[in-house]
Model confidence (mean pLDDT): 78 of 100. A computed fold for a 140-nucleotide RNA from Geobacillus jurassicus NBRC 107829, annotated as c-di-AMP riboswitch aptamer (ydaO/yuaA leader). Of the family's consensus pairs, 96% are formed in the model.
RNA sequence: CAGAUUUGCGCGCUGAAUCCGUCAUGGAGCGGGGGACCCAAUGCUGCAACGUUUGUUGCUAGGGGUGAAUCCGAACAGGAGGGGCAUCUCUCCAAGCCCUAACCCGACAGCUAACCUCGCAAGCGCUUUGGGGAGGGACG
Numbered sequence: 001c002a003g004a005u006u007u008g009c010g011c012g013c014u015g016a017a018u019c020c021g022u023c024a025u026g027g028a029g030c031g032g033g034g035g036a037c038c039c040a041a042u043g044c045u046g047c048a049a050c051g052u053u054u055g056u057u058g059c060u061a062g063g064g065g066u067g068a069a070u071c072c073g074a075a076c077a078g079g080a081g082g083g084g085c086a087u088c089u090c091u092c093c094a095a096g097c098c099c100u101a102a103c104c105c106g107a108c109a110g111c112u113a114a115c116c117u118c119g120c121a122a123g124c125g126c127u128u129u130g131g132g133g134a135g136g137g138a139c140g
Stems, first nucleotide, its partner, number of pairs: 001008002011125004018028003029120006039110001046059005062108001063105004070080003081100005088135008
C1' cells in the first nucleotide's frame, strides 16, 4: 500500500542467519565450535546400574557450548555487568526507556598454526531524544 481481520506485496528492524544456482546434490559470503608448540593455569575426576579392576551403558548436582540473556543478594527488592531502542553506515558524549530467555554436550573442551566440524533460524513494524566526529550516496 492492497485487501478486509489475517493474508499478500514492498520497505525497514533485532540477528551470523544473506546472495547465486539446480529436478536434486551445490557454490560464494558471513557466523560459531573443536583442535599443537609457546604461553597460561593446575593437586586428581560426580551419581546410578551392570560388569569386576578397570570398563560398558545411562543420568545431570561438576565443567563446557550457542545466545545480549551473566554476577552479588534470602528475595519477584535492589545493585553491578551485558544487549536493544527503525529509514545511508559507523562512532563518541549527555539524559532516558525496554530486555537480561531458552536450549544443547555429557565428567570432557584454556589459548591455539595446520586440520576437523556445524549453522545461515526465528521474531517483529516499535520502546529515543539532543549534540559532536568520520566515511559514503544522490542532486546541482